RNA sequence: CACUUAUCAAGAGCAGCGGAGGGACAGGCCCUUUGAUGCUGCAGCAACCUGCCUGUUACGGCAAGGUGCUAAUUCCUGACAGAUAAGGC
Numbered sequence: 001c002a003c004u005u006a007u008c009a010a011g012a013g014c015a016g017c018g019g020a021g022g023g024a025c026a027g028g029c030c031c032u033u034u035g036a037u038g039c040u041g042c043a044g045c046a047a048c049c050u051g052c053c054u055g056u057u058a059c060g061g062c063a064a065g066g067u068g069c070u071a072a073u074u075c076c077u078g079a080c081a082g083a084u085a086a087g088g089c
Stems, first nucleotide, its partner, number of pairs: 001088001003087006013042005021031003025078004043070003048066002050063004074081001
């Protein structure tokens, strides 16, 4: 990014900085000075890519290097919607 495929009811938070908004968008409903959003550190969850093993063509197991995620079913509804991963351009 007017592209492709897959997934999105499971799971997993503390501390420091900072100081008013935030949950993509609209409506709703919520979170938030008992400190949100954000940034940093550490911890954790998961297992898309990756590595290894069994095995034999499709799965299973282990690890956790690259991403991702850690309020609420993608919070709910809506739309030619959004997010993430792996590709493609």